Record summary: A computed fold for a 467-nucleotide part of an RNA from a Candidatus Woesearchaeota archaeon, annotated as small-subunit ribosomal RNA, 5' domain. It matches the Rfam family "Archaeal small subunit ribosomal RNA". Its family is annotated with ribosome and structural constituent of ribosome in the Gene Ontology. The family is grouped with related families in Rfam's "SSU clan". The source organism's lineage runs through Archaea, Nanobdellati and Candidatus Woesearchaeota.
Context: one part of a larger RNA
């Protein structure tokens, strides 16, 4: 010099930005909000309960873990899945028993929970037709680098195919092919420091069987062999989410990557699974562990790395605000509802860029500057009104009065611009990055007053590149 936090005095405004509890404690949380919706059934006069659908894996926060195919990049996938969409083809038949709410009753301090009884559906559940899955044989087409794939023909032998609603438009189900979009998996290459870590593996390396998965594969499981990785750094140990990117530098390089974007990972610490297309699920469930908080001691209850707030921790970080009027999401055929996302306010010297803080005329002091009287403009600042806003604030127009409402930090010995000026203190108080200043005329403390630098800013300290 740049940059990026903290900190001291001081501060008029206006634009714009990807700032605002990362760094320490991924430490602990009081309070209220953060995911609801509905042309499907029942009850009910309505509100409003339950049943059932879709959704709740998405948005939102953190960065602890992890050096790993996490990432990134190029490939593969003949080992694979995919609700909602979009395209085509065909269908949408007949039944049946049940159950919440609810009534009547019991238990328990509560949390909640038992037993009788009625009743309904796009809930269940049973045939039917249609179809779909394995295996087998014949072979033939066809895509390919290759057939284990698609298609066609034959026997077997498994199977769960649908649902209505609405006066109608029309919307929904089922079933089969494709297509679009997610996501799972594998390979190559890149990917921090240490040898004062040299040996390390025992599901370890392979094969054969099988379980298991949407799928491959020691992922797992019996048997068999004894492999296998490593000086081109295995193992260990530290340290770290990875890119896009940022800051510095003329490059080259260095250092950082908490924010915004894309992936990943996590949700008091750990485990398991239900449901689902999809989760081993932040604001579901269970279970143990460590805290909390209720209790009638029998047993319940909770999980802010979501907005807001609060306590601790620290050098160090806002308002328990307002609106779904816009975006974008959820459910709905719309109308709509919900949505601390998002929007938009508040509040902070976070950063860029822009302006102001006057002009003048006459007298007086010593020029300069300053004082008094007077004009002169009004950019900001104030008052009124319309316009804007979901609502406000902003803003924008018009008009009024009125210099009115607006400068500070540091430094002044010498590096280094700028005092041989006044007091005060006497090696005391203190100052200083270094060098040095102070023991009675201190250019160097501590005011005063002048002057110099920068200017709404300035000073001190701390980190990173770069001279």
């Nucleotide at each position: 010099g740049a940059u990026c936090g903290c900190u001291g005095c001081u501060a008029u405004u206006a634009g714009g930005a990807u700032u605002c509890g990362a760094c320490u404690a991924a430490g602990c949380c009081a309070u209220g909000c953060a995911a609801g919706u509905c042309a499907u059934c029942u009850c009910g006069c309505a509100a409003g309960a339950g049943a059932g659908g879709c959704g709740c894996a998405a948005u939102g926060c953190u960065c602890a873990g992890u050096a790993a195919c996490a990432u990134g990049u190029c490939a593969c996938u003949a080992a694979u899945c995919u609700g909602c969409c979009c395209u085509u083809a065909a269908g949408u038949u007949u039944u049946g028993g049940a159950u919440a709410c609810c009534c009547u009753u019991g238990g328990g301090a509560a949390a909640c929970u038992g037993a009788g009884g009625c009743u309904a559906a796009u809930a269940c559940a049973a045939a039917a037709u249609a179809g779909g899955a394995a295996a087998a044989a014949u072979a033939a087409u066809c895509u390919g680098g290759a057939a284990u794939g698609a298609u066609u023909u034959u026997u077997u032998u498994c199977u769960u195919a649908a649902a209505g609603a609405g006066c109608a438009a029309u919307u929904g189900c089922u079933u089969a092919a494709g297509g679009a979009u997610g996501a799972g998996g594998u390979g190559g290459c890149a990917c921090c420091a240490g040898a004062u870590u040299a040996g390390g593996c025992u599901g370890u390396u392979g094969g054969c069987g099988g379980u298991g998965u949407a799928a491959u594969g020691g992922a797992c499981c019996a048997c068999c062999a004894a492999a296998c990785c490593u000086a081109u750094a295995a193992u260990c140990u530290g340290u770290a989410c990875g890119g896009g990117g940022a800051a510095u530098g003329a490059a080259a390089g260095u250092u950082c990557u908490a924010g915004c974007c894309c992936g990943g990972a996590g949700a008091g610490g750990a485990a398991c699974a239900c449901u689902g297309a999809g989760a081993u699920a932040c604001u579901g469930g269970u279970u143990c562990c460590a805290g909390c908080c209720c209790u009638a001691c029998g047993g319940g209850g909770u999980g802010c790395a979501g907005c807001a707030g609060g306590c601790g921790c620290g050098a160090a970080a806002c308002c328990u605000u307002u609106a779904c009027a816009a975006u974008g999401u959820g459910c709905g055929a719309a109308a709509g509802c919900g949505u601390g996302a998002u929007a938009a306010g508040g509040g902070a010297a976070u950063c860029c860029u822009a302006a102001g803080u006057g002009c003048u005329u006459a007298u007086g002091u010593u020029u300069a500057a300053c004082a008094u009287a007077g004009g002169c403009u009004u950019u900001u600042g104030c008052c009124a009104a319309a316009g804007g806003u979901a609502a406000a604030u902003a803003c924008u127009u018009u008009g009024g009065a009125g210099a009115a409402u607006a400068a500070g930090u540091g430094g002044u010995g010498g590096g280094u611009a700028a005092g041989a000026c006044u007091g005060g203190u006497g090696c005391c108080a203190g100052c200083c990055g270094c060098c040095g200043c102070g023991g009675u005329a201190a250019c160097c403390c501590c005011a005063g007053c002048g002057c110099c630098a920068c200017a709404a800013g300035u000073g001190g300290g701390g980190a990173u590149c770069g001279g």